[in-house]
RNA sequence: GCGCGGGAGAGCGCAGUCGGUUUUCGGAUCGUCGGCCGCCGAAGGAGCAACCGCCCCGGAAUCUCUCAGGCACAAGGGACCGCGC
Numbered sequence: 001g002c003g004c005g006g007g008a009g010a011g012c013g014c015a016g017u018c019g020g021u022u023u024u025c026g027g028a029u030c031g032u033c034g035g036c037c038g039c040c041g042a043a044g045g046a047g048c049a050a051c052c053g054c055c056c057c058g059g060a061a062u063c064u065c066u067c068a069g070g071c072a073c074a075a076g077g078g079a080c081c082g083c084g085c
Stems, first nucleotide, its partner, number of pairs: 001085006011037001013036002016033001018031005038071003044067001045065003051059003
């Protein structure tokens, strides 16, 4: 590196546009699109640094930050762990 298996966290938030269904025409409901606020951290990215090395220069996290990503179920992604090659 490849294959298989396991693999978490966080709002089914608020208001609105558009479309469908329904309506007692007040509204309700489903989907879509972006907005606002809150939140998560285990793709990636960045920062500090324990530590390490061929040592005055480098490599560096599960820590920290959330740019990206993600926040009902499902799907997807997924650090890391196990087995095999």
This is a predicted structure of an 85-nucleotide RNA (Glycine riboswitch aptamer) from uncultured Allosphingosinicella sp. The sequence is in RNAcentral, with records from MGnify. The prediction has a mean pLDDT of 81. The model forms 89% of the base pairs in the Rfam consensus. Lineage of the source: Bacteria > Pseudomonadati > Sphingomonadales > Sphingomicrobiaceae > Allosphingosinicella.